The prediction has a mean pLDDT of 86. The part of an RNA shown here (small-subunit ribosomal RNA, central domain) has 346 nucleotides and comes from an uncultured prokaryote. Rfam family: Bacterial small subunit ribosomal RNA. The RNAcentral record of the full RNA draws on ENA.
Context: one part of a larger RNA
C1' cells in the first nucleotide's frame, strides 16, 4: 500500500455546528472535459519476450521479429458522469393549526427535615458498635415543646416514563429562549448528506478572585480491630461539596455499536399526535421497551431502535510489553490535556 476489519479479540472521534473536499432526487435540450472506438505521428539504442545464429556448452555476443501497456493530433460514438439552459415534485425546508415534555436562561415562592441559637418542662445518662472506647454530659446534656436563624436538597407523585446533540435536566410559579412530533393545505424548487482543518458546547474532581458554609466529607486527629492496620468500622474534622465570574478539556463522556438514506416475516407493552368509534374489530405517523422469522455472528448474541442487504461521507485498527512513556510542538495560572516515537525484549 492492496486486502480485511472497529458490542466484547486492535480499533467509532466525548457531543454538536460547519468551511475546503468527496457523494447526491425526476425529465427534456446542448455540449463533447471525463469515457469508448478508428486513423495518423511519436515512444532512440541496449534490456525484457518470441524465432534464429556465433564462440565446444553456458554467461556473453550477433540477426529478425514483437513489444514498449504511454503522449500528442485528428475523425466519429453519446449510454453513463461532468458543464451549460429550461422543466419537476417526491428530497430538504417555510408558512398555518394544534399539541408535548425533570430542554435551557434569570427572577420570585413554599414546606418536611438537618442543624445552632434561645425560652420552658425534666434528671442522668446519651452517643457509637459484631462488642466495645474516644467523644457528649449535673457549669444540666440527650428527650419534649415554642420562637428564631442558616445553608443544602426538593419525600409521595415516579415509570420498563418524558426531554435533550451529547454531558445532563425533577418542589411550585413568573417571564424571556429554542426543539420535537402531529394534522390539512400552501408556497420555494434539489436549497440535499457528510465532513480534514475550523468553531461552540462538554459529568466529576481540580484551579483563581470573591462570597457561603446546615448536613456531608478526601487530608488530618483520636478511639478501635489486628501479629501489624498509614485500611475496613466508630468519634470528630479541613479543603471540598453550594453561588458569581473566569479557567480546565479530561471518564466504563457506554448502547463499549459514527452519520444519513432505502429495502426486509411476526408477537406483545407503552409515551405525545391524528383518525375511528353502538359493540367488535382495529387503523396511522413520531418515539421508547420485551420476544422472535429470516439473515447476520467465532460465539454470545443482534434482530424495522440490526450487529440484516445496500449506498454515501468522516474517523479509527493492523501481535504483547516498553508506553499513552520519551523528545519536540502546541495548549494551561497549575494540575495537567492534545498530537506522539524509538531502541531493547517476548
Nucleotide at each position: 500500500u492492496u486486502g480485511g476489519g472497529u458490542u466484547u479479540a486492535a480499533a467509532g472521534g466525548g457531543u454538536g455546528c460547519g468551511c475546503a473536499g468527496g457523494c447526491g432526487g425526476a425529465c427534456c435540450a446542448a455540449u463533447a472535459a471525463g469515457u469508448c472506438a478508428g486513423u495518423g505521428g511519436u515512444g532512440a539504442a541496449a534490456u525484457c519476450c518470441c524465432g534464429g545464429g556465433g564462440c565446444u556448452c553456458a554467461a556473453c555476443c550477433c540477426c529478425g521479429g514483437a513489444a514498449c501497456u504511454g503522449c500528442c493530433a485528428u475523425u466519429g460514438a453519446u449510454a453513463c458522469u461532468g458543464c451549460u439552459g429550461g422543466u419537476c415534485u417526491u428530497g430538504a425546508a417555510u408558512a398555518c393549526g394544534g399539541u408535548u415534555g425533570a430542554a435551557g436562561u434569570a427572577g420570585g415562592c413554599g414546606g418536611a427535615a438537618u442543624g445552632u441559637a434561645g425560652c420552658a418542662u425534666g434528671u442522668a445518662g446519651c452517643g457509637g458498635u459484631g462488642a466495645a472506647a474516644u467523644g457528649c454530659a449535673u457549669a444540666g446534656a440527650g428527650a419534649u415543646g415554642c420562637u428564631a436563624c442558616a445553608g443544602a436538597a426538593c419525600a409521595c407523585c415516579g415509570a420498563u416514563c418524558g426531554c435533550g446533540a451529547a454531558g445532563g435536566c425533577a418542589g411550585c410559579u413568573u417571564a424571556c429562549u429554542a426543539a420535537g412530533c402531529c394534522g390539512a393545505u400552501a408556497u420555494u424548487g434539489a436549497c440535499g448528506c457528510u465532513c480534514a482543518g475550523g468553531c461552540a458546547c462538554g459529568a466529576a474532581a481540580g484551579c483563581g478572585u470573591g462570597g457561603g458554609g446546615a448536613g456531608c466529607g478526601a487530608a488530618c486527629a483520636g478511639g478501635a480491630u489486628u501479629a501489624g492496620a498509614u485500611a475496613c468500622c466508630c468519634u470528630g474534622g479541613u479543603a471540598g461539596u453550594c453561588c458569581a465570574c473566569g479557567c480546565c478539556g479530561u471518564a466504563a463522556a457506554c448502547u463499549a455499536u459514527g452519520a444519513u438514506c432505502a429495502c426486509u416475516c411476526g408477537u406483545u407493552g407503552u409515551u405525545g399526535g391524528c383518525a375511528a368509534u353502538a359493540c367488535a374489530c382495529a387503523g396511522u405517523c413520531a418515539g421508547u421497551g420485551a420476544c422472535u422469522a429470516a439473515g447476520c455472528g467465532a460465539a454470545a448474541g443482534c434482530g424495522a431502535u440490526a450487529a440484516g442487504u445496500g449506498a454515501u461521507c468522516c474517523a479509527c485498527c493492523u501481535g504483547g510489553g516498553g508506553a499513552g512513556u520519551a523528545c519536540g510542538a502546541u495548549c494551561g495560572c497549575a494540575a495537567g490535556g492534545u498530537u506522539g516515537a524509538a531502541a531493547c525484549u517476548c